Predicted 3D model of a 318-nucleotide RNA (Bacterial RNase P class A) from Methylotenera sp. Lineage of the source: Bacteria > Pseudomonadota > Nitrosomonadales > Methylophilaceae > Methylotenera. The coordinates come from a structure-prediction model, not an experiment, and the mean pLDDT is 75. It matches the Rfam family "Bacterial RNase P class A". It is annotated as a ribozyme. Gene Ontology terms of the family: tRNA processing, dimeric ribonuclease P complex and ribonuclease P activity. Of the family's consensus pairs, 93% are formed in the model.
């Protein structure tokens, strides 16, 4: 000092001003003061889990999905160690993955044939016996299981639009009921007594059934509201214990919770980068990838730059 590899960190600060979405506090309210509001991937929805309902006596088939050894985890198809095959000088990446003596199936070109046996020459008595020179593999318990199957272990189905709660109008649903008339009084309103118990249909009545209308109660579901909801396998950190993934103990903190969906905008100051102008000073535009939507661990892929640590391989000096 150049060129590499691995494994993280950040994803511009700070002040100001007007907004928006939930909390608290005072207030009868108005509304005023306070704190707090996106990510490392919040994406893909690809795999595990928690929650919730629903279903279950057990076992089994069927259907997925995993497959080297040991370990971590609530669990995983993740993760770490080891070993094994490629590649690289090296740090290092990258891959396969149990069983072929249960079966089936296929094994390109080349070769008489690719696992059945048959062809072709020679030869025996006699398909008897021996040759065939291609190929990875020639008759041997060959190769392939990312062809099918067999082992071993794992899996109930749905999914916050789960779920619980309160509850309009309008339809429908079950129960229960009838409007009206006459008569007195009265200017009307309204009272009071009488008698009946609405309309159709059941060929004429009466009960009785149906069926419509209306009035009352009920009781379900839908708009529409609350909940579920964000204190959680949470995060920081110090010790311990482990090579590591992890994991205990102790002390600290509390960090969105929206639903026709907030998280915004703008101004001044300053840091980086990178573009243009300029001799220079310095002006000037410009800022990756994207954005929760029950929570939570993985994986995948998308990102402008900036930073750290360890570690390799080469060249110089000492």
């Nucleotide at each position: 000092g150049a060129a590499g590899c691995u494994a993280g960190c950040u994803a511009g600060a700070c002040a100001g001003u007007c907004g928006c979405c939930g909390c608290u506090u005072a207030g009868u309210a108005a509304u005023a003061a306070g704190g707090g509001g996106a990510g490392g991937a919040a994406a893909g929805u690809c795999c595990g889990g928690g929650c919730u309902g629903c279903g279950c006596a057990g076992a089994g088939c069927a259907a997925g999905a995993u497959g080297a050894c040991g370990g971590c985890u609530a669990a995983c198809a993740g993760c770490c160690g080891u070993a094994c095959g490629u590649c690289g000088u090296g740090a290092g990446a990258c891959g396969c993955g149990g069983a072929a003596u249960a079966g089936g199936g296929c094994c390109a070109c080349a070769g008489a044939g690719a696992c059945g046996a048959g062809c072709a020459u020679a030869u025996u008595a006699a398909g008897u016996u021996a040759u065939g020179g291609u190929g990875a593999a020639a008759c041997g318990c060959g190769g392939u299981a990312a062809c099918c199957u067999c082992c071993a272990u794992c899996u109930g189905c749905a999914g916050c639009a789960a779920g619980a709660c309160c509850a309009a109008a309008u339809a429908g649903g079950c129960c229960a009921g009838u409007a009206g008339g006459c008569u007195a009084u009265g200017a009307a309103a309204a009272u009071a007594g009488c008698a009946u118990a609405g309309g159709c249909g059941u060929g004429g009545c009466u009960c009785g059934c149906g069926u419509c209308a209306c009035u009352g109660g009920c009781g379900g579901g839908u708009a529409g509201g609350u909940u579920g909801c964000u204190u959680g396998a949470g995060c920081g950190u110090a010790c311990g214990c482990g090579c590591a993934a992890g994991u205990g103990u102790g002390c600290g903190c509390c960090u969105a919770g929206a639903u026709g969906a907030a998280u915004g905008a703008c101004u001044g100051u300053u840091a980086c980068g990178c573009g243009c102008a300029g001799c220079a000073a310095u002006g000037c535009a410009c800022g990756a990838c994207a954005g929760a939507a029950c929570c939570c661990g993985g994986c995948u892929u998308a990102u402008c730059g900036g930073c750290u640590a360890g570690c390799u391989u080469c060249u110089u000096u000492u």